Model confidence (mean pLDDT): 79 of 100. This is a predicted complex of two RNAs, RNase P RNA and transfer RNA, with 441 nucleotides together. Rfam match: Bacterial RNase P class A.
RNA sequence: UGGGCUGGCCGGGCGACCGCGGCACUUGUGUCGAGGAAGGUCCGGACUCCAAAGAGCAAGGUGGUGGGUAACGCCCACCCGGGGUAACCCGCGGGACAGUGCCACAGAGAAGAGACAGCCUCGGUUUUCGAGCUGGGGUGAUGGUGAAACGGUGGUGUAAGAGACCACCAGCGCGGCGAGUGAUCGUCGUGGCUAGGUAAACCCCACCUGGAGCAAGACCAGACAGCGUGCGCUUGAGGGCUGCUCGCCCGAGCACGCGGGUAGGUUGCUGGAGCGCGUCGGUAACGGCGUGCGUAGAUGGAUGGUCGCUAGCCGAGUCAUCGCGAGGUGGCUCGGGGAACAGGAUCCGGCCUACGAGCCAGCCCGUCCG
RNA sequence: GCCCCCAUGAGGUAGAGGAAGCCUGCCGGAUUCUCAUUCCGGUCGCCCGGGUUCAAGUCCCGGUGGGGGUG
Repeated sequence: UGGGCUGGCCGGGCGACCGCGGCACUUGUGUCGAGGAAGGUCCGGACUCCAAAGAGCAAGGUGGUGGGUAACGCCCACCCGGGGUAACCCGCGGGACAGUGCCACAGAGAAGAGACAGCCUCGGUUUUCGAGCUGGGGUGAUGGUGAAACGGUGGUGUAAGAGACCACCAGCGCGGCGAGUGAUCGUCGUGGCUAGGUAAACCCCACCUGGAGCAAGACCAGACAGCGUGCGCUUGAGGGCUGCUCGCCCGAGCACGCGGGUAGGUUGCUGGAGCGCGUCGGUAACGGCGUGCGUAGAUGGAUGGUCGCUAGCCGAGUCAUCGCGAGGUGGCUCGGGGAACAGGAUCCGGCCUACGAGCCAGCCCGUCCG
Repeated sequence: GCCCCCAUGAGGUAGAGGAAGCCUGCCGGAUUCUCAUUCCGGUCGCCCGGGUUCAAGUCCCGGUGGGGGUG
């Protein structure tokens, strides 16, 4: 100095004028007033009601191992597989000897498969004696096809061949030993010569999930007018917001149609698995202890607009300094610029996505200079 | 707040692992004195990114855009 990988920080500050919402009071003053994602609503919880919530089936989800956590599909560490020269990254990563299905095209044959060509052999026949034609049998070594052809290489063997047999290698099952909490790894023995892929196809296994959501739920105030049809009143309509069955509970009204009324307030409502710092334990995620900090709570929904200055930042010039050098660092002056994504709606923990004035640290591969 | 669906040439649509079609349109040509009709030929596509698989419009994950239901 070019390219790349990983982790982290920041998301401004001051002032003037005009405005908005909450709270306080002395009624015009004071004070407070969005985010790292407040977002998507993809997961997990708290909280509330339904029986402090039951059973079975169904349905859905998760899926290496160990740990963290209130919990999770999140996070940390490790294992295995894959990608990359590397730093490093990615993985819905259980089971394909429980069963079923699928594997297009090409190819002879696509799952316990397959003789198209080829090779070998026997018979018949023709013959120019080289061989050709035809029928039967053997053969998975050779060719070609494919993403994939039922272990690979070499030898023995054979008419030609073949795990038919042998050696080595790869891989699988079983058993032992060693390391590890474990996934797993290493090693030894043994077996049959060998087992295709796909479960982000059905399915099987293990584990998890009751339903609804702050318009949950509770309280106060207020308005109105009934009518018709059907079902039911303890032989139980209907309801308890679940796909079905059961069980439990409430239960005198319910459903549909027509007509009428309301469109308020309070609460839940913000201090919580909270944040910062220090220290201890732990590889880490995280946890223990100590200490400090700390007012958004709107409800057709408040935090905005204009202007000035400025920090960090960029460029140029200049000076100082370090270096043999490529070049680095700092001060001063001038100029530029001072942004983006986006906004609470019960509250938290994650994930994912959006965004750049910008900044920092570590690491990898190169280039240049010495 | 809760929940569901869709995305395939310019427009409307089929396709449910195995070579992406159909209708209309558009372009060029033929027919005609000209236009239309008709006939022939052609152009244009799986919303984006990643994954599973030999192979993805189709299966899985994430996103983008659009539409709908309900208290």